Predicted 3D model of a 1543-nucleotide RNA (small-subunit ribosomal RNA) from Jonesia denitrificans. RNAcentral holds the sequence, with entries from ENA and SILVA. The coordinates come from a structure-prediction model, not an experiment, and the mean pLDDT is 84.
[in-house]
RNA sequence: AUGGAGAGUUUGAUCCUGGCUCAGGACGAACGCUGGCGGCGUGCUUAACACAUGCAAGUCGAACGAUGAUGACCGGAGCUUGCUUUGGUUGGAUUAGUGGCGAACGGGUGAGUAACACGUGAGUAACCUGCCCCCUUCUUCGGGAUAACCAUUGGAAACGGUGGCUAAUACCGGGUAUGACAUCAGAUCGCAUGGUUUGGUGUGGAAAGGUUUUUUCUGGUGGGGGAUGGGCUCGCGGCCUAUCAGCUUGUUGGUGGGGUGAUGGCCUACCAAGGCUUUGACGGGUAGCCGGCCUGAGAGGGCGACCGGCCACACUGGGACUGAGACACGGCCCAGACUCCUACGGGAGGCAGCAGUGGGGAAUAUUGCACAAUGGGGGAAACCCUGAUGCAGCGACGCCGCGUGGGGGAUGAAGGCCUUCGGGUUGUAAACCCCUUUCAGUAAGGAACAAGGCCAUGAUUGUUGUUGUGGUUGAGGGUACUUGCAGAAGAAGCGCCGGCUAACUACGUGCCAGCAGCCGCGGUAAUACGUAGGGCGCAAGCGUUGUCCGGAAUUAUUGGGCGUAAAGAGCUCGUAGGCGGUUUGUCGCGUCUGUCGUGAAAUCCCGAUGCUUAACGUCGGGCUUGCGGUGGGUACGGGCAGGCUGGAGUGCGGUAGGGGUGACUGGAAUUCCUGGUGUAGCGGUGGAAUGCGCAGAUAUCAGGAGGAACACCGAUGGCGAAGGCAGGUCACUGGGCCGUUACUGACGCUGAGGAGCGAAAGCAUGGGGAGCGAACAGGAUUAGAUACCCUGGUAGUCCAUGCCGUAAACGUUGGGCACUAGGUGUGGGGAUUGUUCCACGAUUCCUGUACCGUAGCUAACGCAUUAAGUGCCCCGCCUGGGGAGUACGGCCGCAAGGCUAAAACUCAAAGGAAUUGACGGGGGCCCGCACAAGCGGCGGAGCAUGCGGAUUAAUUCGAUGCAACGCGAAGAACCUUACCAAGGCUUGACAUACGCUAGAUCGCUCCAGAGAUGGGGUUUUCCUUUGGACUGGUGUACAGGUGGUGCAUGGUUGUCGUCAGCUCGUGUCGUGAGAUGUUGGGUUAAGUCCCGCAACGAGCGCAACCCUUGUUCUAUGUUGCCAGCACGUAAUGGUGGGGACUCAUGGGAGACUGCCGGGGUCAACUCGGAGGAAGGUGGGGACGACGUCAAAUCAUCAUGCCCCUUAUGUCUUGGGCUUCACGCAUGCUACAAUGGCCGGUACAAUGGGUUGCGAUACUGUGAGGUGGAGCGAAUCCCUAAAAGCCGGUCUCAGUUCGGAUUGGGGUCUGCAACUCGACCCCAUGAAGUCGGAGUCGCUAGUAAUCGCAGAUCAGCAACGCUGCGGUGAAUACGUUCCCGGGCCUUGUACACACCGCCCGUCAAGUCACGAAAGUUGGUAACACCCGAAGCCGGCGGCCUAACCCCUUUUUUGGGGAGGGAGUUGUCGAAGGUGGGACUGGCGAUUGGGACUAAGUCGUAACAAGGUAGCCGUACCGGAAGGUGCGGCUGGAUCACCUCCUUU
Repeated sequence: AUGGAGAGUUUGAUCCUGGCUCAGGACGAACGCUGGCGGCGUGCUUAACACAUGCAAGUCGAACGAUGAUGACCGGAGCUUGCUUUGGUUGGAUUAGUGGCGAACGGGUGAGUAACACGUGAGUAACCUGCCCCCUUCUUCGGGAUAACCAUUGGAAACGGUGGCUAAUACCGGGUAUGACAUCAGAUCGCAUGGUUUGGUGUGGAAAGGUUUUUUCUGGUGGGGGAUGGGCUCGCGGCCUAUCAGCUUGUUGGUGGGGUGAUGGCCUACCAAGGCUUUGACGGGUAGCCGGCCUGAGAGGGCGACCGGCCACACUGGGACUGAGACACGGCCCAGACUCCUACGGGAGGCAGCAGUGGGGAAUAUUGCACAAUGGGGGAAACCCUGAUGCAGCGACGCCGCGUGGGGGAUGAAGGCCUUCGGGUUGUAAACCCCUUUCAGUAAGGAACAAGGCCAUGAUUGUUGUUGUGGUUGAGGGUACUUGCAGAAGAAGCGCCGGCUAACUACGUGCCAGCAGCCGCGGUAAUACGUAGGGCGCAAGCGUUGUCCGGAAUUAUUGGGCGUAAAGAGCUCGUAGGCGGUUUGUCGCGUCUGUCGUGAAAUCCCGAUGCUUAACGUCGGGCUUGCGGUGGGUACGGGCAGGCUGGAGUGCGGUAGGGGUGACUGGAAUUCCUGGUGUAGCGGUGGAAUGCGCAGAUAUCAGGAGGAACACCGAUGGCGAAGGCAGGUCACUGGGCCGUUACUGACGCUGAGGAGCGAAAGCAUGGGGAGCGAACAGGAUUAGAUACCCUGGUAGUCCAUGCCGUAAACGUUGGGCACUAGGUGUGGGGAUUGUUCCACGAUUCCUGUACCGUAGCUAACGCAUUAAGUGCCCCGCCUGGGGAGUACGGCCGCAAGGCUAAAACUCAAAGGAAUUGACGGGGGCCCGCACAAGCGGCGGAGCAUGCGGAUUAAUUCGAUGCAACGCGAAGAACCUUACCAAGGCUUGACAUACGCUAGAUCGCUCCAGAGAUGGGGUUUUCCUUUGGACUGGUGUACAGGUGGUGCAUGGUUGUCGUCAGCUCGUGUCGUGAGAUGUUGGGUUAAGUCCCGCAACGAGCGCAACCCUUGUUCUAUGUUGCCAGCACGUAAUGGUGGGGACUCAUGGGAGACUGCCGGGGUCAACUCGGAGGAAGGUGGGGACGACGUCAAAUCAUCAUGCCCCUUAUGUCUUGGGCUUCACGCAUGCUACAAUGGCCGGUACAAUGGGUUGCGAUACUGUGAGGUGGAGCGAAUCCCUAAAAGCCGGUCUCAGUUCGGAUUGGGGUCUGCAACUCGACCCCAUGAAGUCGGAGUCGCUAGUAAUCGCAGAUCAGCAACGCUGCGGUGAAUACGUUCCCGGGCCUUGUACACACCGCCCGUCAAGUCACGAAAGUUGGUAACACCCGAAGCCGGCGGCCUAACCCCUUUUUUGGGGAGGGAGUUGUCGAAGGUGGGACUGGCGAUUGGGACUAAGUCGUAACAAGGUAGCCGUACCGGAAGGUGCGGCUGGAUCACCUCCUUU
């Protein structure tokens, strides 16, 4: 010392920048839902809008005259003898008026005011101060009026007029008087003007009484002092705006005068020409200021309700009067607006006092009680007045406190909700048992606040006074408080529950309804909408809205930045300002420290204390960070004075250079002109054309003209501040560097404003014009081509002079100084050394320039002694994106335009760097029947099959680029079958369970019907027998669904792809996403292996292990085989036998780059060879990594949810899936002679077979039929293999090719071949003569070609599919290109990832803004006119008590001073007129801007974005844009050069 928290949101992910949003606190609040009690506070923030009604300032009779009540006394009269009336005396209640004091306080409001208004601190020697306090003096003598009143009179009223009377503490005069003023002389003090004081002379100047039996008391006057309150002046402090830069004539000062309580241009006359301002004048906008309040860690930021201090205002504007004090809220005058009364002549009014009303508004209270307390006014006092105040009422408006019960209670009740159906939860919650009674209710008692005042009475004292006793005085209020009574009784809501942010499920809804503070939810399984259950939070409140601070270090003093995110001015010079080397002295301004005054109270903090507690209040202390005075210190900064040389500059000696300006001059090249030679083309392009050329081009030679630019040298080389600067010579000229240390002595750095320079384009005037070349024209390209390409070509480019003032004017890096490792080049200069000297080296110093790199910094990339490192000084600039560097205004410019520079509105991002992917009409390497080289096809024909489309009652459904389409389907006549029509059934065609009931079911048979079905007949039970099995009926649960969703799913499958990849652990690197490993050099079919390496290992893939095939050995030998030995046959392993062979079935062997040689890193490996049946994974198969495609399938199956339930279920008959102008896909057969046909003849393998294969035989032309040997199969059968080979025929034709189509006749299967089967025979004999663009398969036992078998299956549309064997090729130079893929690298604005992203015009809608002919307001000035009230002046005449003078008919006299009315002058508010200034509203039309799922045109940008992009400028074009000139890299790729690193 008590004090500091963050989160969400940009991305596929990351770090950063940066905005938006949230969590907190507060409020004079409002709104929604809800609402028990009390205490303390608080309540028109809007219309300073208008106000009905009542109240809010009176009081004093002890200032005065007057009035004179209830009474008392004395008389009179009437008479009812104690009542009425009347006169006098006394008495004094009451009060209109005169007079005094108060009314300038208290109370309200915040319109105005940016000011000495406020705050703070000073000054007043430039001032005032009633009432109050203290001291002191005096209080004398006179005078004249006037209200009230009386009379009369005007007016509707308000209010007056005239005549007459009267008093004072009202008014006036004289006397006296310290003081005052003027002046003279002196003393003393002060910062200056000057103050104070003593004495003399002169001038003018006071007063009031009242009360009391008495004494008193109280008042009055002059003076001095105090206190209080005020006036004036000054220093400092506190809003926004420069798109307000100049303002000012009483303005600044002086002199004289006036004015004031007082200074002063405050006012006036004259004189001078000043005064203020970038430290923001003047103008505009806004605003009462402060103590304080809210927030914040603080520094700050916002506010100025309540309470307190100051100011201003009182319907609006102006003005003075009175007074101690006002230019006066409840006073006056005038003008204006408004309201009211009126007899129309004239009058009255001012709630921003308290209540209250209307209005405005989201919104703010009672026309209450009392002066009991506190305070105020008057009074001697009693007392009166007091909407100040004290209280009460209304409002959850705020803060604080209390309650709505406490304990026990598990069948964990019922009900609700959820459920995996088991249960869970609501929940000890309830019920139930035992208690308590705060608060509210009711009843009883019942305060403090009363000190004091008053009345009565006593004591004491000389008196005022002091004191005792008794009585009386309370709005709040029968309130607070206390006690009794009864009973859990009367008392809980609101918001939220996707993340931030505590709290989750069900149903409903279906991008609808809705939610939302931000991100975002909702398109059929929503924890995000609505409802319910449950939960969380707060609680008599809870939420929402608004505002402020915080978080926000997001304006950064504390405490930010500027290479690429927003941000360094294009560059330099330089003014003000800021900052400034070393040393000595001095001052003490800053600075440090002590002390004094002030910093009001309240508030805040701490400690006590009082209300039962708290809020609230009281007391004490602290704080009040400030300002001022004063004492002290002097290191540092500063002022003044003096030195120094290191900073800076000068001199002297050298030196490099495209530094600048002007003049002169040179050669090469292009073009043009002339002449010669020469002939048909030239030119241009991707390819062409326009163009030029027989009138002679291009080409070539010679000569000439003219303009512009300067090859080689030439270079990450030089110079310059930047822009920029290049042939050569001369002249003039600026700066730098090196050396020397002679001179000056801080002269320095930076630099707001300001000034100068400033590429290209552009402008003006005059020249010049060769080449190039915006615009323009033509030719191409293209869908178009206002472009890219080509041919021409004008401005311009060049010169001179003058403007413009901008660029990616960039190192995207302001200037200066200092410090902090090195290394390597290169330009300039010097020194040392080697060498006799030179040259050339080596070392080193200074100064430029370039690269690498340590520490450090950075978000990273990167920077790194030329810093983006570490520090100091100064300037400029930034604060989310868009709107916009735009509009308006101002300045500059001839113009183009430049500089300065917003807002409305809109979005939640925009952005930087880096990462991983993907992509590129980027690059490198590699592979694949990918291309190439070949062989054969498809695309043309006919047919088959599938699909689309069309059709239909239905043509069931699915599959749709590769990766759907002879696919699901290995077989639709019925069935299948899911579709359609018609007819039936409803616990169902099928399953399980239960209840009741009847009986066996089954089988056979008759009738109706298309059949399902219905009706009838017949036949009948079994078993361990309360019963069960089975069947029918009935009922309940349920069945059933090829209905939907493959985008809710499982499983299965396709594809990339049999491609070589995909990952992990630990370690390391990086803030991180990630990287490394997996990259590199080789090699391989391969991430296969080797080597190297911050990696070391491992996994899934590759390979191998598995099956098959090829060789061989061995074992076994039937149904297989038959060499040898026998037997037999027409013949045959037919038989006996045999195991040799083939073969079959098991088990082994074999192949591993093992051997040799070459190459290669003594490697992996590769090439060649030997041996071998086989050679480099021998051939084939199975096997498919992480993943991609929301790929396919809910119709194989399974399955969530939804849907149907006398139907979307189920049964049946018939039909359909087989339709047919057409398009596509896959096949078959062909077009023929390498062939067709006929005859003969040879050789396989795989398979299948009892509801089956079916031989020999017979029969039919044939399909087939009859028949039935053998075989559950190495035995029998299917089974004929075909191409082939041999022979014959056909002879190039729509044929002896081809077989479609159609007619007739049959066979077989089957309940049934009509729709709709296959096959056979006879007849018929279509298209088709090898197929356009294009496209497919295949690398060896492969392609091609030939047949065989099987599944499904009654049969078959199979030419399909799956297998089997027979015959059996050609070609591969090679990787440029097409396609696909792998690895590395590069760019990226892509990440639903190029089928991406994205720009502009046009069209539509909405919104805000600018311009605009004009129109309509406001504000502040100016000029002139008019000029109220009023102050200050003038004035012939008029009126006039006091004072003075004169006079005397001693009074109603005259005169004067003074005053008044009237009139007039200056000033002067409102008003009028006028032209301008500033600023709003509206505005036909017009301009751009922003936003809006699916509009039009193009394709500009992002990849080399298909012409690299961008900046400035100019021209052109529907639009993005294009082109010219200059510039930049924030350009890819390739090559070359230079430099660096390593060796």